[in-house]
RNA sequence: CCAUCAUCCAGAGCGACCGAGGGACGGGCCCGGUGACGUCGCGGCAACCAGUGCUCCCCUGAUCGGGUGCACCUGGUGCCAAUGCCCGAUCGAUGAGGA
Numbered sequence: 001c002c003a004u005c006a007u008c009c010a011g012a013g014c015g016a017c018c019g020a021g022g023g024a025c026g027g028g029c030c031c032g033g034u035g036a037c038g039u040c041g042c043g044g045c046a047a048c049c050a051g052u053g054c055u056c057c058c059c060u061g062a063u064c065g066g067g068u069g070c071a072c073c074u075g076g077u078g079c080c081a082a083u084g085c086c087c088g089a090u091c092g093a094u095g096a097g098g099a
Stems, first nucleotide, its partner, number of pairs: 001098002004096005013042005021031003025088004043080003048076003051072004056067003084091001
C1' cells in the first nucleotide's frame, strides 16, 4: 500500500506521569481540570494467527502430510466508557493473507 477474506449488540481497570481536548470523518449524542485523550507500569478480557494436547475425517502399504471440532492461553497481535456510541458514507478498526 491493497477492487482479497473474516470479525465488529459478548467480555475485560487500577496506579503513576502529563495537562486540554477526546470519542477516525459529517450530523447528533456523550466523555473531560472530581484530570478525559495520550504515555508508562501492573492487572485483566478475548481466542484472529502460531504452538501443544485430545478428537474425527482425507491421503498412504505404513509413516509423513492435509483438514474439522474442542481445550489450554506458551508465543505474535488485538482489546479493556457507551452496539464500530447512534445515523450516514464510495467510511473505519483489528486479524489473516498478499504486494
Predicted 3D model of a 99-nucleotide RNA (SAM riboswitch aptamer (S box leader)) from an Acidimicrobiaceae bacterium. The sequence was found by an Rfam model in a public genome assembly. Its Rfam family is "SAM riboswitch aptamer (S box leader)". About the family: The SAM riboswitch is found upstream of a number of genes which code for proteins involved in methionine or cysteine biosynthesis in Gram-positive bacteria. The model forms 93% of the base pairs in the Rfam consensus.